Molecule: RNase P RNA; transfer RNA
Organism: Gammaproteobacteria bacterium
RNA sequence: GGAGUCGGCCAGGCAAUCGCGCGCUGCUUGCAGCGGGAGGAAAGUCCGGGCUCCGGCGGGCAGGGUGCCAGGUAACGCCUGGGGGGCGCGAGCCCACGGAAAGUGCCACAGAAAAUAUACCGCCUGUAGUUCGUUUAUUCGGGCUGCAGGUAAGGGUGAAAUGGUGCGGUAAGAGCGCACCGCGCGGGUGGUAACACUUCGCGGCAGGGUAAACCCCACCUGGAGCAAGACCAAAUAGGGAAGCAUGUUGCUUUGCAACGACCGUGCCCGCAGGUGCUUCCGGGUAGGUUGCUUGAGGCCACUGGUGACGGUGGUCCCAGAUGAAUGAUUGCUCACGACAGAACCCGGCUUAUCGGCCGACUCCACUU
RNA sequence: GGGCCGUUAGCUCAGCUGGUAGAGCACUCGGCUUUUAACCGAAUUGUCGUGAGUUCGAAUCUCACACGGCCCACCA
Numbered sequence: 001g002g003a004g005u006c007g008g009c010c011a012g013g014c015a016a017u018c019g020c021g022c023g024c025u026g027c028u029u030g031c032a033g034c035g036g037g038a039g040g041a042a043a044g045u046c047c048g049g050g051c052u053c054c055g056g057c058g059g060g061c062a063g064g065g066u067g068c069c070a071g072g073u074a075a076c077g078c079c080u081g082g083g084g085g086g087c088g089c090g091a092g093c094c095c096a097c098g099g100a101a102a103g104u105g106c107c108a109c110a111g112a113a114a115a116u117a118u119a120c121c122g123c124c125u126g127u128a129g130u131u132c133g134u135u136u137a138u139u140c141g142g143g144c145u146g147c148a149g150g151u152a153a154g155g156g157u158g159a160a161a162u163g164g165u166g167c168g169g170u171a172a173g174a175g176c177g178c179a180c181c182g183c184g185c186g187g188g189u190g191g192u193a194a195c196a197c198u199u200c201g202c203g204g205c206a207g208g209g210u211a212a213a214c215c216c217c218a219c220c221u222g223g224a225g226c227a228a229g230a231c232c233a234a235a236u237a238g239g240g241a242a243g244c245a246u247g248u249u250g251c252u253u254u255g256c257a258a259c260g261a262c263c264g265u266g267c268c269c270g271c272a273g274g275u276g277c278u279u280c281c282g283g284g285u286a287g288g289u290u291g292c293u294u295g296a297g298g299c300c301a302c303u304g305g306u307g308a309c310g311g312u313g314g315u316c317c318c319a320g321a322u323g324a325a326u327g328a329u330u331g332c333u334c335a336c337g338a339c340a341g342a343a344c345c346c347g348g349c350u351u352a353u354c355g356g357c358c359g360a361c362u363c364c365a366c367u368u
Numbered sequence: 369g370g371g372c373c374g375u376u377a378g379c380u381c382a383g384c385u386g387g388u389a390g391a392g393c394a395c396u397c398g399g400c401u402u403u404u405a406a407c408c409g410a411a412u413u414g415u416c417g418u419g420a421g422u423u424c425g426a427a428u429c430u431c432a433c434a435c436g437g438c439c440c441a442c443c444a
Stems, first nucleotide, its partner, number of pairs: 001364010012333007020037001022035006039339001043350002046348005051225004058269004063221005068082005083097001084095004098216002103214002105210003120155002122151012163181006182205001183203004187198004229290004239281006247259005263273001283443003297316008334337001369440007378393004387424001396410004417433005
């Protein structure tokens, strides 16, 4: 100097004038002053939690979700560290990464066969027939065809074909035997573990793929959502229809008890409570208060940890609307400004995004 | 704001236990008819909303994105 990797930050700046909504203070009660007024994604609503209601969130089944190991966390499908696999010269990046030696299903076409294996061509043996050569002689040898068997070496099909290489062996072959490599089980060593290593022992080899097919194993899991929910006010026909139940038994007889039915979840069971409940049609109001923003909060220092993160101390208060504010104009300036805008609140993930800055690191070339 | 569903031929819809995507109407051509309609026969229909992944193979399974649609308050 060039090429690249990872992490973090900013999101035009400054000033003046006018305007919008919120809080506090003041009074002349609608004005004045002061303070603060969108984001890294406020988005998608894909996960997790707080909060609220559903009577209690008790047990079981079903359903749903997650899936190497350990840790972090309020929790997670997130994050950190590690293991294994893949890519890259490298810094680094990517991975739905439990189980197919529990069971079931599926694998089109092609192919002999798609999974208890099997036998199309080929190879080999036996046998029958035929034919050629040969012989004293169906004596010996060869070809072709049929039948009975052996074989998984070779061919061919397919996305995928029952460990690989070599030697021995055999009629031809084959883990049939052996050596090496690979694999599985057990032991040992290291590690919390995933897992790694092994000059150890056993087994000739379990037997294709698919679990983002059913399933098995381990763990987690009730439903709804701030239009949840609470309070006040106003108004109306406190209406109609359907379904379930309105029951049974006992007694000291008009009330009580027990059982049944009903009361948020697909179903069942258990406990407490209460006497109607559910759905549809119709009617009325579309007003106010609250929930509402101080929070798993931000910043700084010290500190534990490789890290995610935790602990202690100090300091700060930083939108809260409800037709819904956060804007407009002018001037100066630069690198000429992207994606986009809160609506109960947080932690993540994913997606969109002009351009710029900082830090750490890798590779190549050159110079000293 | 919150919850749920859908996207397949020009239109309306099937197909979703993975294996070459179908039906009706419409369109085009031919026949019938003097002509048109109706009727009969034939042919063309498609990046299965987009992009990734799993699989030998995806309309179908999984994930992300885009577009479209539906529902919700209070009182008695």